Molecule: transfer RNA
Organism: Patescibacteria group bacterium
RNA sequence: AAGGCUGUAGGUUAAUGGUAGACCAAAAGACUCCAAAUCUUUUAGUAGGGGUUCGAUUCCCUUCAGCCUUG
Numbered sequence: 001a002a003g004g005c006u007g008u009a010g011g012u013u014a015a016u017g018g019u020a021g022a023c024c025a026a027a028a029g030a031c032u033c034c035a036a037a038u039c040u041u042u043u044a045g046u047a048g049g050g051g052u053u054c055g056a057u058u059c060c061c062u063u064c065a066g067c068c069u070u071g
Base pairs, nucleotide, nucleotide: 001070002069003068004067005066006065007064010024011023012022013021018054026042027041028040029039030038047063048062049061050060051059
């Protein structure tokens, strides 16, 4: 330099264009003499911008970041 892949919660990861879920983690409560375990509840997310659409995590363009391949 060229081509390709990926980007979702603090972490790992789902989601046929139709209200973004799960597990782990964190916080609170219950239980306990105290803790651990267990149970209940809560918090927390679609990399940025633009477009198409009644409606975008999903489709298109572009930027950014990371990774892979070729030279």